[in-house]
RNA sequence: GGGCGGGUAGCUCAGUUGGUUAGAGCACAUCCCUUACAAGGAUGGGGUCGCAGGUUCGAGUCCUGUCCCGCCCA
Numbered sequence: 001g002g003g004c005g006g007g008u009a010g011c012u013c014a015g016u017u018g019g020u021u022a023g024a025g026c027a028c029a030u031c032c033c034u035u036a037c038a039a040g041g042a043u044g045g046g047g048u049c050g051c052a053g054g055u056u057c058g059a060g061u062c063c064u065g066u067c068c069c070g071c072c073c074a
Base pairs, nucleotide, nucleotide: 001073002072003071004070005069006068007067010026011025012024013023019057028044029043030042031041032040050066051065052064053063054062
């Protein structure tokens, strides 16, 4: 230098041909339960989807550039 895969919540990930409100598990907060703790149950907070542009009525999803991580080729 070239090719492929990945980057979405604190962590691990899902997201169906572009469409109604961006989700799950764990973690966190509050409450219930308990003499306490753990486990269990209920409720809640937290992300604008690596970054910047473009297409579109509408983009996590399509296109372009770019940054980071992994693998392969040279």